This is a predicted structure of a 73-nucleotide RNA (transfer RNA) from an Alphaproteobacteria bacterium. Lineage of the source: Bacteria > Pseudomonadati > Pseudomonadota > Alphaproteobacteria. Its mean pLDDT, the model's own confidence on a scale to 100, is 81.

[in-house]
RNA sequence: GGACCCGUAGCUCAAAGGAUAGAGCGCCGAAUUGCUACCUCGGGUGUUGCAGGUUCGAGUCCUGCCGGGUCCA
Numbered sequence: 001g002g003a004c005c006c007g008u009a010g011c012u013c014a015a016a017g018g019a020u021a022g023a024g025c026g027c028c029g030a031a032u033u034g035c036u037a038c039c040u041c042g043g044g045u046g047u048u049g050c051a052g053g054u055u056c057g058a059g060u061c062c063u064g065c066c067g068g069g070u071c072c073a
Base pairs, nucleotide, nucleotide: 001072002071003070004069005068006067007066010025011024012023013022018056027043028042029041030040049065050064051063052062053061
């Protein structure tokens, strides 16, 4: 340099183009108590990498860029 794949919550991952993007763990708050932890209750905590495009409607499709990976050179 070329081809292909991936990028969604702090982490690991879901989500036929269809209403308000969810789960587990973590985190925060409350309750509990000598203190901490466990347990219990409550809280998604998010610019779906960035910028455009298509569409009535985009995490999902298209283009460019950024980052990571595999293969080829």